A computed fold for a 473-nucleotide part of an RNA from uncultured euryarchaeote, annotated as small-subunit ribosomal RNA, 3' major domain. The RNAcentral record of the full RNA draws on ENA and SILVA. It matches the Rfam family "Archaeal small subunit ribosomal RNA". The family is grouped with related families in Rfam's "SSU clan". The coordinates come from a structure-prediction model, not an experiment, and the mean pLDDT is 80.
[in-house]
Context: one part of a larger RNA
RNA sequence: UGGCGGGGGAGCACCACAACGGGUGGAGCCUGCGGUUUAAUUGGAUUCAACGCCGGGAAGCUUACCGGGAUCGACAGUUGUAUGAAGGCCAGGCCGAAGACCUUGCCGGACUAGCUGAGAGGAGGUGCAUGGCCGUCGUCAGUUCGUACCGUGAGGCGUCCUGUUAAGUCAGGCAACGAGCGAGACCCAUGUCCACUGUUGCUAACACCUCCGCGAGGAGGGUGAGUACACUGUGGAGACCGCUGGCGCUAAGUCAGGGGAAGGAUUGGUCGACGGUAGGUCAGUAUGCCCCGAAUAUCCCGGGCUACACGCGGGCUACAAUGGACAGGACAAUGGGCAACAACACCGAGAGGUGACGUUAAUCUCUUAAACCUGUCCCUAGUUCGGAUCGAGGGCUGGAACCCGCCCUCGUGAAGAUGGAAUCCGUAGUAAUCGCAUUUCAAAACAGUGCGGUGAAUACGUCCCUGCUCCUU
Numbered sequence: 001u002g003g004c005g006g007g008g009g010a011g012c013a014c015c016a017c018a019a020c021g022g023g024u025g026g027a028g029c030c031u032g033c034g035g036u037u038u039a040a041u042u043g044g045a046u047u048c049a050a051c052g053c054c055g056g057g058a059a060g061c062u063u064a065c066c067g068g069g070a071u072c073g074a075c076a077g078u079u080g081u082a083u084g085a086a087g088g089c090c091a092g093g094c095c096g097a098a099g100a101c102c103u104u105g106c107c108g109g110a111c112u113a114g115c116u117g118a119g120a121g122g123a124g125g126u127g128c129a130u131g132g133c134c135g136u137c138g139u140c141a142g143u144u145c146g147u148a149c150c151g152u153g154a155g156g157c158g159u160c161c162u163g164u165u166a167a168g169u170c171a172g173g174c175a176a177c178g179a180g181c182g183a184g185a186c187c188c189a190u191g192u193c194c195a196c197u198g199u200u201g202c203u204a205a206c207a208c209c210u211c212c213g214c215g216a217g218g219a220g221g222g223u224g225a226g227u228a229c230a231c232u233g234u235g236g237a238g239a240c241c242g243c244u245g246g247c248g249c250u251a252a253g254u255c256a257g258g259g260g261a262a263g264g265a266u267u268g269g270u271c272g273a274c275g276g277u278a279g280g281u282c283a284g285u286a287u288g289c290c291c292c293g294a295a296u297a298u299c300c301c302g303g304g305c306u307a308c309a310c311g312c313g314g315g316c317u318a319c320a321a322u323g324g325a326c327a328g329g330a331c332a333a334u335g336g337g338c339a340a341c342a343a344c345a346c347c348g349a350g351a352g353g354u355g356a357c358g359u360u361a362a363u364c365u366c367u368u369a370a371a372c373c374u375g376u377c378c379c380u381a382g383u384u385c386g387g388a389u390c391g392a393g394g395g396c397u398g399g400a401a402c403c404c405g406c407c408c409u410c411g412u413g414a415a416g417a418u419g420g421a422a423u424c425c426g427u428a429g430u431a432a433u434c435g436c437a438u439u440u441c442a443a444a445a446c447a448g449u450g451c452g453g454u455g456a457a458u459a460c461g462u463c464c465c466u467g468c469u470c471c472u473u
Stems, first nucleotide, its partner, number of pairs: 005473001007472007016462002020426005027317008035308002043054002065303007075117004080111001087107003091103003121292002124290003130286001132281003135277003142181006149156002160173004187269003192237005198231001201227003206224003209220004240263001243257005319419001323378007335366003340359002344355004385416001390411007432454008
């Protein structure tokens, strides 16, 4: 100097507690991991910070594993070769298949993998040789420098104390005075207003058209027209403790109020200091060294990664009446689309099929959102709850659904009666709940990433538990 203590003090955090809400842990299924099994069940990751992770949803490919079959040596030396090399071909054999190989023959016209070196290649080893990237400490507030001063020196001071803050944020004091990185600010989105913009968006007023209706009238931006409203996307305004009062030291600031769309960082994101963790990745790529080098290289077929006495993690669906079933009715946003999205019409009970307008998209399309509302039935039961499992028939993708895909219909109708010890998430448009889009993608979401709909309860505190920061010992 730094670390640690079941030493002390101060402060902080829903990856802490307290109050509250909802879960997990029990069941079935999905998925990852361990273990076991296997010819192989390829490999990595293992407290937080491994375990729906490697964008890792593997039928082939992927693919690295196993079984079988096959292929490949630039260059140099040597060997063979005009008594014909490499290469190619009919037939037969071998074979799952194949002039790959073997037998006989033919074409061809200069090189040659038999040997020694040396390569190409290697998802072979080492992440404890590395670069790069990433996780985590860290939703932290720290980490240093210049000059001066103190100390023989290591070093200290500054960076301490008091108040304050989300913050080493700021104010006051002080042998310190300043400065850098970080924090903040800047940047993006969001919420309000103004101006401009006007097609592919919109339709208030005016006129027309089409359809329905006996009529009254209703529907459709369909057309002219308009740019009012909504919206698109540019520029600007706006929030600063600025105003009033209290507290505080006439400070920094904090509490309450007014005004305001928004109030004390508006909210959310991006951004992650000096460093630590020999953290992770040689299997994204790059790369040192070591190793293999006719096999640890390369290609093909089949299998495996999908096994199953069992253990663990993360999810989905439930156990029902705040519900289930049937019928009718209403309202989104984000995104995607040419080997694509596909209107519409017809066929089918449905999955889906046949034909096909339009669209390289504010134009066409995916695209009927669902929870919700109205009405009817069910009446507390293993049920009109729940849907696993299994049987039968069909559809789609693909060369191919046996191992091993998804979907539809009918039948079957398991466990499950709210889950022990323990444990996780959340403070507001949050939790909970509801669906939608997209990524991966030929096909295959209970996953990831986004989007909107409905929309609470309870703290507004503390340091007791778990940790973190600072001072001190």